[in-house]
RNA sequence: ACAGGUAAACGCCACACUCCGGGUAACCGGAGGCCGGAAAGCCACGGAUCCUACCUCUCGUCAAAAGGAACGCCGGGUUGCCCUG
Repeated sequence: ACAGGUAAACGCCACACUCCGGGUAACCGGAGGCCGGAAAGCCACGGAUCCUACCUCUCGUCAAAAGGAACGCCGGGUUGCCCUG
């Protein structure tokens, strides 16, 4: 450096749910919680999914094109601990 793995060791993250706060919303932040995870670290690049008339934009009683969310859906990119080869 590359590949594989979590048996061992040190650890890490934190589903659902609850409370507080932010947001029109999806959802996000903090605290609690701990379903699980070997990248459940980071990135919205591709696919899928979700929200939305609040802003921009399209259009005006329709409509999600624009816009936004999410990496714990899949793929991809990228960084990393330990052990083995």
Predicted 3D model of an 85-nucleotide RNA (c-di-GMP-I riboswitch aptamer) from Desulfosarcina cetonica JCM 12296.
The model forms 80% of the base pairs in the Rfam consensus.
Rfam family: c-di-GMP-I riboswitch aptamer. Rfam's curators write: GEMM was predicted in a large-scale screen for bacterial structured RNA regulatory elements.
The sequence was found by an Rfam model in a public genome assembly.
Model confidence (mean pLDDT): 81 of 100.
Taxonomically the source falls in Desulfosarcina cetonica (Bacteria, Desulfobacterales, Desulfosarcinaceae, Desulfosarcina).